[in-house]
RNA sequence: CCAGACGGCCGGAUGGCCGCCCUCGACCGGCGUUGCGCCGGCCGGGGGAGGAAAGUCCGGGCUCCACGGGAACACGGUGCCGGGUAACGCCCGGCGGGGGCGACCCCAGGGACAGUGCCACAGAAAGCAAACCGCCGGCCGGGGUCCGCAGGUCCGCCUGCGCGCCUGCCGGCAAGGGUGAAAGGGUGCGGUAAGAGCGCACCGCGUCGCCGGUAACGGCGGCGGCACGGUAAACCCCACCGGGAGCAAGACCAAGUAGGGGCGACAUGCCGGCGCAUGCCGGCGAAGCGCGUUCCCGCGCCGUCGCCCGGGUCGGUCGCACGAGGCGUCCGGUGACGGGCGUCCUAGAUGAAUGGCCAUCGCCCGCUCAACCGGCGGGUACAGAACCCGGCUUACAGGCCGUCUGGCGCC
RNA sequence: GGGGGUGUAGCUCAGUCCGGUUAGAGCGCUGGCCUGUCACGCCAGAGGUCGCGGGUUCGAGUCCCGUCACUCCCG
Numbered sequence: 001c002c003a004g005a006c007g008g009c010c011g012g013a014u015g016g017c018c019g020c021c022c023u024c025g026a027c028c029g030g031c032g033u034u035g036c037g038c039c040g041g042c043c044g045g046g047g048g049a050g051g052a053a054a055g056u057c058c059g060g061g062c063u064c065c066a067c068g069g070g071a072a073c074a075c076g077g078u079g080c081c082g083g084g085u086a087a088c089g090c091c092c093g094g095c096g097g098g099g100g101c102g103a104c105c106c107c108a109g110g111g112a113c114a115g116u117g118c119c120a121c122a123g124a125a126a127g128c129a130a131a132c133c134g135c136c137g138g139c140c141g142g143g144g145u146c147c148g149c150a151g152g153u154c155c156g157c158c159u160g161c162g163c164g165c166c167u168g169c170c171g172g173c174a175a176g177g178g179u180g181a182a183a184g185g186g187u188g189c190g191g192u193a194a195g196a197g198c199g200c201a202c203c204g205c206g207u208c209g210c211c212g213g214u215a216a217c218g219g220c221g222g223c224g225g226c227a228c229g230g231u232a233a234a235c236c237c238c239a240c241c242g243g244g245a246g247c248a249a250g251a252c253c254a255a256g257u258a259g260g261g262g263c264g265a266c267a268u269g270c271c272g273g274c275g276c277a278u279g280c281c282g283g284c285g286a287a288g289c290g291c292g293u294u295c296c297c298g299c300g301c302c303g304u305c306g307c308c309c310g311g312g313u314c315g316g317u318c319g320c321a322c323g324a325g326g327c328g329u330c331c332g333g334u335g336a337c338g339g340g341c342g343u344c345c346u347a348g349a350u351g352a353a354u355g356g357c358c359a360u361c362g363c364c365c366g367c368u369c370a371a372c373c374g375g376c377g378g379g380u381a382c383a384g385a386a387c388c389c390g391g392c393u394u395a396c397a398g399g400c401c402g403u404c405u406g407g408c409g410c411c
Numbered sequence: 412g413g414g415g416g417u418g419u420a421g422c423u424c425a426g427u428c429c430g431g432u433u434a435g436a437g438c439g440c441u442g443g444c445c446u447g448u449c450a451c452g453c454c455a456g457a458g459g460u461c462g463c464g465g466g467u468u469c470g471a472g473u474c475c476c477g478u479c480a481c482u483c484c485c486g
Stems, first nucleotide, its partner, number of pairs: 001407010012361007020048006027041006050382001054393002057391005062246004075242005080094005095109001096107004110237002115235002117231003132177002134173006142167003146164001147162006185203006204226001205224008250318004256313001260309007269284006288301004325344008362380007412485007421438004431469001440456005462478005
């Protein structure tokens, strides 16, 4: 210098003018009995989005509801080991497997002798073993219109011979060919009629023991001659976890209208009693409503006005900004993280504020220029809190820093 | 705030549950035949990142994860 890997960070600055939300203070006006409080206006001071505020994919705090405890079943989720954490499907460290020359990256990574299912096409055969071509042995087989040689011949052919060629049956084999993603271990040597874990060595696999490690797992040695294909992001089995809803949760204050309850006053379709009468008392009563689950049956209520009480709605207040909080530093830990000390307080709306314009500067790109400077033109993203927090994922103009790897050149 | 569905050819849809060889259908489009010409009809053909990225598997439109867009329902 080129190419690359990993980790972290920033994501415009200053000034002017006009606005918006919250908050503090002064003044003016109005209302309530002074103090003081409320409402409105005006002026001034202070504060005002993010690394993702997003998606709502996980986990919690908080609040309400349900629930005597435990277990089982169903459903959903998680899935190597150890650790961190309030918790997690997140993070850290390790193990195993895979990729890369390397820095480093990726993995839903429990169980396939509990059971069931599936493995298309091709291929002989797809899970239980099987034999298409092929190799070998036997029938010292049979046949042939093939081939060669010999002999005969009426020139059509006939007869005989052949480790020849083609072909049949029985048996052995799984080395080779071929199919496939996958064919019941791989390579080599020996062995054999041909072969074969048939025997041996190494590798793989299984199993037992010892050693190291908290563990996952690794190493060594013995034994087994291979018996055990793949698929669980197919059903399933095993282990562990999970009550539901969400700040429109929830709490408080509290109009108008309607409806509910209580008290009082007035009123009555029929009958009876009292009373001269207004009236009072008791009973009955259609329809409707309520009480127990429909009907039957039984019981209760029943109209108007006034006052009072309580619940809900509109509206308002709280929840709601001090928290698993930020920053700095020291200590422990490989690390995630934990602990001590110091310091700081930093948006709070509810149709929902955080904006618009201008100027200067910065950064990037293109053109001009041999190049620099300069000039001109363009760009300056993704995106907007709504109860809060820890993660994950996704979007993002442009830029910065650190560590490391490979290659080239120079000293 | 909570929950569901859809995405396949220019358009409308099958296929996804339970993975299999080269993803189909209708309409539309192109060419030819038919006709004096057009339409109808007949024959042939073209046309697909299965929304996108990754994974599981021998193999993915289909299974799993992430993501984007559209749409519906409840309060």
This is a predicted complex of two RNAs, RNase P RNA and transfer RNA, with 486 nucleotides together. Rfam match: Bacterial RNase P class A. Rfam describes the family as follows. Ribonuclease P (RNase P) is a ubiquitous endoribonuclease, found in archaea, bacteria and eukarya as well as chloroplasts and mitochondria.